[in-house]
Context: one part of a larger RNA
RNA sequence: CUGGGCGUAAAGGGUGUCUAGGCGGUCAUAUUAGUCUUUCGUUAAACCCGGGAGCUCAACUUUCGGUCUGCGGAAGAAACGGUAUGACUAGAGGAUAUGAGAGGUACAGGGAACUCAUGGUGUAGGGGUGAAAUCCGUUGAUAUCAUGGGGAACACCAAAGGCGAAGGCACUGUACUGGCAUAUUCCUGACGCUCACACACGAAAGCCAGGGUAGCGAACGGGAUUAGAUACCCCGGUAGUCCUGGCCCUAAACGUUGUUCGUUCGCUUUACGGAGUAUCGACCCUCUGUGAGGCUAAGCUAACGCGGUAAACGAACCGCCUGGGUAGUACGAGCGCAAGCUUAAAACUC
Numbered sequence: 001c002u003g004g005g006c007g008u009a010a011a012g013g014g015u016g017u018c019u020a021g022g023c024g025g026u027c028a029u030a031u032u033a034g035u036c037u038u039u040c041g042u043u044a045a046a047c048c049c050g051g052g053a054g055c056u057c058a059a060c061u062u063u064c065g066g067u068c069u070g071c072g073g074a075a076g077a078a079a080c081g082g083u084a085u086g087a088c089u090a091g092a093g094g095a096u097a098u099g100a101g102a103g104g105u106a107c108a109g110g111g112a113a114c115u116c117a118u119g120g121u122g123u124a125g126g127g128g129u130g131a132a133a134u135c136c137g138u139u140g141a142u143a144u145c146a147u148g149g150g151g152a153a154c155a156c157c158a159a160a161g162g163c164g165a166a167g168g169c170a171c172u173g174u175a176c177u178g179g180c181a182u183a184u185u186c187c188u189g190a191c192g193c194u195c196a197c198a199c200a201c202g203a204a205a206g207c208c209a210g211g212g213u214a215g216c217g218a219a220c221g222g223g224a225u226u227a228g229a230u231a232c233c234c235c236g237g238u239a240g241u242c243c244u245g246g247c248c249c250u251a252a253a254c255g256u257u258g259u260u261c262g263u264u265c266g267c268u269u270u271a272c273g274g275a276g277u278a279u280c281g282a283c284c285c286u287c288u289g290u291g292a293g294g295c296u297a298a299g300c301u302a303a304c305g306c307g308g309u310a311a312a313c314g315a316a317c318c319g320c321c322u323g324g325g326u327a328g329u330a331c332g333a334g335c336g337c338a339a340g341c342u343u344a345a346a347a348c349u350c
Stems, first nucleotide, its partner, number of pairs: 003322004007304002012318001014201004021194003025088008034080001035077008048066007091191001092188003096183004103177007110154001114150008125136002162169002206247006215241002220236004258317006266295011299306002323350003332343004
């Protein structure tokens, strides 16, 4: 390499869009550098394989055939593939009518809690813990009432629920906007699938500039605990957490399960649609489409388990793995303000 694999043993890229490439529905006609058949030439001999012969056997030697089988020429075939033309509608897309949704962006508004300030009432404690202390308080705290300011997050509804490609998204309203589902058939007529590279997005933390800072809170200071305590507990508290703009590009970025298509017993729950039946109407009931869950037949699996949302049975394309350590490191290169990220070894060792 072939091969065998990738839920948990090594192995699915964080996610999407898409170029090259690979693969590609039904029918007809024509053609044919793929494909197939025949034939000719060439492919040195030895070697290799099979049959025979010769050394008493064997090794060895020799003879015949085959292989090496490819390349080139000629003739033919047209199922598959290619090419060209024409047609089709089951894939794909569009139109129309409905519908659900924390999908996205911006702006506006709201209440609870917290905290701060001012004023009123009021007096000696409050707070905190396993117990304490640091801490706050007679310059009047804690508690309570009123008024005003501020920032961040949105209880209940709430669900095994919904939406999004993933990251993720939840107070309310408005504006703009993406995607999805169902139904009738109407239109286009293979326009499709996948996708190296590329591009875009990408939690948290971190970085740059400017704002903001209530609560929480790395670092740090103090009090405890302890043999010690650079911790766990307590009192404080800076970056940060928030906003705007720009970077970073990594996660147990997980369903540890790539995307797309087809086929394959059932039961049940749930979300959003449709049709039928029923009814005055709404339920109920039956069927059906698209999602989200639970339990299972067959089948698969080393087992656990998976089981129409497959890890079953098949197809197309991409990514990745090949004993452990060294090491996701060194070097080189690219990117980055930096932190670092991406790509990625070897010696040696077991």